[in-house]
Context: one part of a larger RNA
Molecule: small-subunit ribosomal RNA, 5' domain
Organism: uncultured bacterium
RNA sequence: GGACGAACGCUGGCGGCGUGCCUAACACAUGCAAGUCGAACGGAGUUAAUUUCUUCGGAGGUUAACUUAGUGGCGAACGGGUGAGUAACGCGUGAGCAACCUGCCUUUCAGAGGGGGACAACAGUUGGAAACGACUGCUAAUACCGCAUAACACAUCGAGGGGGCAUCCUCUUGAUGUCAAAGAUUUAUCGCUGAAAGAUGGGCUCGCGUCUGAUUAGCUAGUUGGUGGGGUAACGGCCCACCAAGGCGACGGUCAGUAGCCGGACUGAGAGGUUGAACGGCCACAUUGGGACUGAGAUACGGCCCAGACUCCUACGGGAGGCAGCAGUGGGGAAUAUUGGGCAAUGGGGGAAACCCUGACCCAGCAACGCCGCGUGAAGGAAGAAGGCUUUCGGGUUGUAAACUUCUUUUACCAGGGACGAAAACAUGACGGUACCUGUGGAGGAAGCCACGGCUAACUACGUGCCAGCAGCCGCGGUAAUACGUAGGUGGCGAGCGUUAUCC
Numbered sequence: 001g002g003a004c005g006a007a008c009g010c011u012g013g014c015g016g017c018g019u020g021c022c023u024a025a026c027a028c029a030u031g032c033a034a035g036u037c038g039a040a041c042g043g044a045g046u047u048a049a050u051u052u053c054u055u056c057g058g059a060g061g062u063u064a065a066c067u068u069a070g071u072g073g074c075g076a077a078c079g080g081g082u083g084a085g086u087a088a089c090g091c092g093u094g095a096g097c098a099a100c101c102u103g104c105c106u107u108u109c110a111g112a113g114g115g116g117g118a119c120a121a122c123a124g125u126u127g128g129a130a131a132c133g134a135c136u137g138c139u140a141a142u143a144c145c146g147c148a149u150a151a152c153a154c155a156u157c158g159a160g161g162g163g164g165c166a167u168c169c170u171c172u173u174g175a176u177g178u179c180a181a182a183g184a185u186u187u188a189u190c191g192c193u194g195a196a197a198g199a200u201g202g203g204c205u206c207g208c209g210u211c212u213g214a215u216u217a218g219c220u221a222g223u224u225g226g227u228g229g230g231g232u233a234a235c236g237g238c239c240c241a242c243c244a245a246g247g248c249g250a251c252g253g254u255c256a257g258u259a260g261c262c263g264g265a266c267u268g269a270g271a272g273g274u275u276g277a278a279c280g281g282c283c284a285c286a287u288u289g290g291g292a293c294u295g296a297g298a299u300a301c302g303g304c305c306c307a308g309a310c311u312c313c314u315a316c317g318g319g320a321g322g323c324a325g326c327a328g329u330g331g332g333g334a335a336u337a338u339u340g341g342g343c344a345a346u347g348g349g350g351g352a353a354a355c356c357c358u359g360a361c362c363c364a365g366c367a368a369c370g371c372c373g374c375g376u377g378a379a380g381g382a383a384g385a386a387g388g389c390u391u392u393c394g395g396g397u398u399g400u401a402a403a404c405u406u407c408u409u410u411u412a413c414c415a416g417g418g419a420c421g422a423a424a425a426c427a428u429g430a431c432g433g434u435a436c437c438u439g440u441g442g443a444g445g446a447a448g449c450c451a452c453g454g455c456u457a458a459c460u461a462c463g464u465g466c467c468a469g470c471a472g473c474c475g476c477g478g479u480a481a482u483a484c485g486u487a488g489g490u491g492g493c494g495a496g497c498g499u500u501a502u503c504c
Base pairs, nucleotide, nucleotide: 001504002503003502006500007499008498009497010496013374014373015372016371017370018369019367020366021332026330027329028328030327031326032325035074036073037072040071041070043068044067045066046065047064048063049062050061051060052059053058081285082284083283090210091209092208093207094206095205096204097203100202101201105198106197107196108195109194110193111192113147115145116144122137123136124135125134126133127132153178154177155176156175157174158173159172160171161170162169163168183190184189211257212256213255218248219247220246223245224244225243226242227241228240229239230238260282261281262280263279264275265274266273267272287308288307289306290305291304310321311320312319313318338364340363341362342361346360347358348357349356350355377407378406379405380404387398388397389396390395411445414439415438416437417436421431448493449492450491451490452489453474454473455472459488460487461486462485463484469476470475
């Protein structure tokens, strides 16, 4: 000198764009953050129309619209948060899988025949304070289960050919065996099943790179390898039985400490050093530890089970909870914001659609926290006014500075008009009556902070008297202090200026 997610002191007019718990991965009141589909299904309810019966109270049927607890489907594995753990194939980079999976989407081929039995809802009985159940009976489906059909699928056994990179891969062909389906509708379509391919997303393996300590030198029994099995989508001690005795290590094993990694960011002429806030990619985690279920996908933040700690309810028998989502509260701290508006846009989930949901997102609010821009007036004006300070008492300086004259109106205030962002014919804008434009009035509302011994731009007076104090270094202060304090003046920067912490 530059930088900053900064803080502190003094000061503070406006706008644009960004950024904002770095500490306790501490505990959390309250609200919201993941739903949707009635064009899968049977009910129930409301309204309207119509109809039958009627004791004129009402009861029943049909149709239509709407609502929906339940069954069912898809989603909830995305999006959002945090960085505790992790020194690791976690990440980065480059390869490999002849060892793999992939819902929704795209393309192609083939198909959807015929049956069955349940369970919620509902009704009844019943337990419990509640959470939540239990029993009996009835019922539908795109829920569930057989049967048929059966191949380019899968499995087993053969025959023939081709290729490679070792295990091997692949093509043609034969036999046997096994496995499927679901309908809805407003008749436009949307779905369903099997197979092949693609795309997308993942899984696994390997080369290289990835902090400090030797005042850590030996570490290792599923350990290293083999055979055989199990398991997985898949390879593999991943797991198991048996066998062998291996494997790693001064090219730093093991142990200990620290740490999410990267694209990047800061600095620097560069090499390098430091760093990993915001934005993007990957990973890990979701009160702590463990476990699996469902599913194409999780070992699942707002799912389940168990254990621990904590908090809450309770009729003491038993139950409920998890903000490292958005706001917000307490606490910690030098320190970090609103319990805001909207789905208008972009995107996501569901739906045929209308649409619904979306604290993702878009906006607004707060904060000079940062960067950038603008303003606080302009021109003229010497009686060089008054006042202040100083003086050798003549003066000097503040100083064209002010007053005064003539202008201007950025900005702020007020009034009128008023968007783009809307794609997509109509309609649809939270922001927002905002930005912007026009007009009236009036210099009217808007300057401070630090320094002035040298480094380092800028000097005098008074007070103080090694005191009070200053200080980044050198050093000032003990009676004439340009170094302390105040004043005048000056220098620097300017809505900021200084200080502190940290990095280069």